[in-house]
Context: one part of a larger RNA
Parts: sequence; C1' cells; structure tokens
RNA sequence: CCUGGGAUAAGGAAAUCGGCAAAUUAGCCCUGUAUCUUCGGUAUAAAGGGUGCCUGCGGAUGAAUAACCCGCAGGUUUCAAUAACAAGAGGGGUCCGACUGUUUACUAAAAACACAGGUCUCUGCAACCCCGUAAGGGUUUGUAUAGAGGCUGACUCCUGCUCACUGCUGGUACGUGAAACCCCGGUCCAACGGGACUAAGCGCCAGUGAAGAGCGGGCCUAACCUUGAGGCUCUUUAGGUAGCGUAAUACCUUGCCAUUUAAUUGGUGGCUUGCAUGAAUGGAGUAACGAGGCCCCUGCUGUCUCAUCCCAGGACCUG
Repeated sequence: CCUGGGAUAAGGAAAUCGGCAAAUUAGCCCUGUAUCUUCGGUAUAAAGGGUGCCUGCGGAUGAAUAACCCGCAGGUUUCAAUAACAAGAGGGGUCCGACUGUUUACUAAAAACACAGGUCUCUGCAACCCCGUAAGGGUUUGUAUAGAGGCUGACUCCUGCUCACUGCUGGUACGUGAAACCCCGGUCCAACGGGACUAAGCGCCAGUGAAGAGCGGGCCUAACCUUGAGGCUCUUUAGGUAGCGUAAUACCUUGCCAUUUAAUUGGUGGCUUGCAUGAAUGGAGUAACGAGGCCCCUGCUGUCUCAUCCCAGGACCUG
C1' cells in the first nucleotide's frame, strides 16, 4: 500500500453528479396517530411510555399448595435488561406508470411489456383468422354475452373541428375496361386484322376519424398608455375546442413573479405571447402501490473538515 472488519474528540453532508457507502431505527405490550381518500385504506403513520431478576397479593391454564403465564404493589443489579444473535430510519412536495405481475439468461427491472376496463373492425358456422401444395388441422367438440384482429390502458371528468388526400365500405344512368364466344375481313384451312358485347377494377357519386392523417396568414381598431371584445382581407378539407402549459415537450432560457437557501442554472406554486402542447398516436386529474426520476426537512453518522489507532488476511522486506 491492497482486501475485509472495528473504534474515534469537536463539528454533522461542509464530501459527492447524487447521503453512494456507513450509521441511526428495530422484537413484543400499552398510549396515541395528521393529511388525503375510490371510505377499503393511508397506518407499525408520526410521536411517546414500558420491558431483567426477587418478594407479596390477585387471577388464567391445571388435579394441584408442581409448573408456567398475566395484572398490581414493593424491592434489587448493571453504563445498558427484545443487554448476544435476530430485528422498519422517519416525514413532506412533485413527475411517470393505476395496482399484483413481466423483461434485455451474462453491463439496462424502467416511465418499457402485460393487465382488468374502454372502443373500433371482421365473422351466421363447412364462420372470420391461422398452419399446410393438398388431404387435413387449430380456433372448437365453441356459435355473436362467441371467436379473431387493431388501438387505448384501473377509476373520475371528458374525448372538439375536418372526408380535400390515402385507406375502407356502399352505390353507379354513364365513361374506360382483357381473353373467350359472336360479327366483318383475310387464309386452301389456319395464323392474322378490325368490330361489337363485357367481369372485376378504375373514373364518377356518397358514407366513414377510438381509420392513416390534418387542425393558417396579413392589416386596422376602445376618451393616457397597453391590450384588442370587434372589423377588413387573402386563403384552406378544416383552421387547435375543453384542458394543460418554460412541461420527461420551451430554441431564446438561468423566461418573469413568489417561496425554499446566507447564497440555488435546483425544487415547488403561479403567469404564460406554446421555436415545435392538446384530446383512446388519448387530454386533464387521481386515493393506494413502486429496489422508478427529481427536490426538501428531522434524526443519524469517518461521506467530509482530517485524519488516527486496532484486528484478520495479502502484497512487500529479512532469514
């Protein structure tokens, strides 16, 4: 010096990306318990007190004046009595995901996947869909309260506008539309040339957004200023509604204000002109839950100020 372990004055996160690691707490009994809440919970919330042994009395079990336990009172030892081992640190705010689950066997356990619930589409059964060249098989010895597929993801309040494009569904007087058959030509027969008819499809007409998707610009304007309810105009299929908002989304940006600190590019609450939020690619909330992310407080500590000592093993030195 390395590895593992133990102790430490005063301070107590000043260390660090970050309390990482360590320390604190801990069992049982009693008291007591906020906020929020889906009334179940949160909750062992938090915060306190007690705990060994002996004697006496009362009581439970017991056949019992054994034994053991419980309660009360008195006494007694230690620094300390769940004395060893074992054995929750706690609280507050916020983001995400409702939850228990699942996952990158060997660097990722998560906000990813799943989920119950919601919704859309297909399917009338010899079903749709899937496997197979087929026979056949699964779905299913099921039958629309069923099966398959897509999206969303508990619950609460909601889910706006647009069918121009793409897709899908339906319709269609008409147009287009291949071969065969038919007709005309051609050929010895054929080949071949032309015409007519014509299926699906396409054109055309509608519908359809919890289908793929999309959801504007300029100018002016109110009796200070500012702002612009309002007006004009260009333009689109329609011009972003309710919400939320400097956000896991904001370039400018360390936005501005408040709060938290002595000091904060952090956190939280507001405002919000949103470079480039926004409604099942779900929007906004949300009790409970989480080895999830971020911030704060109490306690606690060798993380640190700033190191020191001890134990065990190694490296190393000498023999």
Predicted 3D model of a 319-nucleotide part of an RNA (large-subunit ribosomal RNA, domain IV) from Candidatus Iainarchaeum sp. Rfam family: Archaeal large subunit ribosomal RNA. The source organism's lineage runs through Archaea, Candidatus Iainarchaeota, Candidatus Iainarchaeia, Candidatus Iainarchaeales and Candidatus Iainarchaeum. RNAcentral holds the full RNA, with entries from ENA.